[in-house]
A computed fold for a 72-nucleotide RNA from a bacterium, annotated as transfer RNA. Rfam family: tRNA. Rfam classes the family as a transfer RNA.

RNA sequence: GGCCAGAUGGCGAAGAGGCAACGCGGCGGUCUGCAAAACCGCUAUACGAGGGUUCGAAUCCCUCUCUGGCCU
Numbered sequence: 001g002g003c004c005a006g007a008u009g010g011c012g013a014a015g016a017g018g019c020a021a022c023g024c025g026g027c028g029g030u031c032u033g034c035a036a037a038a039c040c041g042c043u044a045u046a047c048g049a050g051g052g053u054u055c056g057a058a059u060c061c062c063u064c065u066c067u068g069g070c071c072u
Base pairs, nucleotide, nucleotide: 001071002070003069004068005067006066007065010024011023012022018055025043026042027041028040029039030038048064049063050062051061052060
């Protein structure tokens, strides 16, 4: 220098055009003599950045940043 993959709440991780699952964690409750476990509910400003396409973008296109890998 060229190419490929990835970046999503505190963490892990889905989602391929219709407004973001799930698990862990955190908080509250039920239960218990107290806890743990279990169960119920809640929770968090989550889509790397900037443009573009579209009625509508995490999702498609362009550029950039960062991470990992391959080639020279």